[in-house]
RNA sequence: AUGGAAUUGGGCGAUGAGGCUCGCCCUUGACCGCACAUCCCGUGCUGAUGGCCUCUGCCGGCCG
Numbered sequence: 001a002u003g004g005a006a007u008u009g010g011g012c013g014a015u016g017a018g019g020c021u022c023g024c025c026c027u028u029g030a031c032c033g034c035a036c037a038u039c040c041c042g043u044g045c046u047g048a049u050g051g052c053c054u055c056u057g058c059c060g061g062c063c064g
Stems, first nucleotide, its partner, number of pairs: 009026005016055006033045004
């Protein structure tokens, strides 16, 4: 310096929290949504999840 095995820590997955689970990253990193247009400007769309359940917030409808 490289490779393998075992053990172990932290972080991340387009806006919050808890549990479970999956994947990724090791600070040189994982991550920072999509479509159209585009020199610049601009227009439109989905979603609080990576996935599942629950809570909170937001939007729409109905009833009291």
The RNA shown here (Fluoride riboswitch aptamer (crcB RNA motif)) has 64 nucleotides.
Its mean pLDDT, the model's own confidence on a scale to 100, is 78.